The RNA shown here (SAM riboswitch aptamer (S box leader)) has 110 nucleotides and comes from Echinicola arenosa. The coordinates come from a structure-prediction model, not an experiment, and the mean pLDDT is 84. The model forms 97% of the base pairs in the Rfam consensus.

RNA sequence: GAUUUAUACAGAAGAGGUGAGAGACAGGCUCAUUGACCCUCUGGCAACCUGGAAAAUCCAAGGUGCCAAUUCCUGCCAAAUGUGAAUAUCCGCAUUUGGAAAUAUAAAUU
Numbered sequence: 001g002a003u004u005u006a007u008a009c010a011g012a013a014g015a016g017g018u019g020a021g022a023g024a025c026a027g028g029c030u031c032a033u034u035g036a037c038c039c040u041c042u043g044g045c046a047a048c049c050u051g052g053a054a055a056a057u058c059c060a061a062g063g064u065g066c067c068a069a070u071u072c073c074u075g076c077c078a079a080a081u082g083u084g085a086a087u088a089u090c091c092g093c094a095u096u097u098g099g100a101a102a103u104a105u106a107a108a109u110u
Stems, first nucleotide, its partner, number of pairs: 001110008013042005021031003025075004043067003047064003050060004071102001076099009
């Protein structure tokens, strides 16, 4: 790097360094010189693996992961409702619901 399976509305920040962009992509929106993002140290959370407790469930924190916003929201398809032109279909838009895709993480295989 690839494949398979599972999960993604819960949870968890201080210090130091650096100094301008960051939140995967696009649009929106948000964060950021009152210092974000990133790096280091310390602390924490407990999703998967692991260990323990009879079990539901809980505890531990060894491995991985994580510690702004639901994966920040939407993106493709379908349905319902509303709405635009005199009406209906179609079409567009908005909201909600379901599914898919994409992304991330774990576990396993390669």